[in-house]
RNA sequence: UAGGCGCGCGCGGGAGAGUGUAUCGGAAUUUGCGUUCCGGACCGCCGAAGGAGCAACCGCCCCGGAAUCUCUCAGGCUUAUGGGACCGCGCGAGCUGU
Numbered sequence: 001u002a003g004g005c006g007c008g009c010g011c012g013g014g015a016g017a018g019u020g021u022a023u024c025g026g027a028a029u030u031u032g033c034g035u036u037c038c039g040g041a042c043c044g045c046c047g048a049a050g051g052a053g054c055a056a057c058c059g060c061c062c063c064g065g066a067a068u069c070u071c072u073c074a075g076g077c078u079u080a081u082g083g084g085a086c087c088g089c090g091c092g093a094g095c096u097g098u
Stems, first nucleotide, its partner, number of pairs: 003096003007092007018043001020042002023040007044077003050073001051071003057065003
């Protein structure tokens, strides 16, 4: 130096689960009935922000680190928007490195 490691930023990809129930409030439309939208309540459901638990395994082995497993507090499913583990590319500095 190539390469590797993780970190920050940008771009791209990125799943799952409700076109639920009976109604409450507001807005729009309508002569009115009604319809649509928004915000709530209740029930049902999802796991890939976060969080928690167990554990294969690993280590400096009194102890500690640990998941895409489990739970569903939070979050999400009543499309959109947004969020999104993870993957790829680019840039930046840092560590390592012939």
Notes: Glycine riboswitch aptamer from Stakelama marina, 98 nucleotides, folded computationally.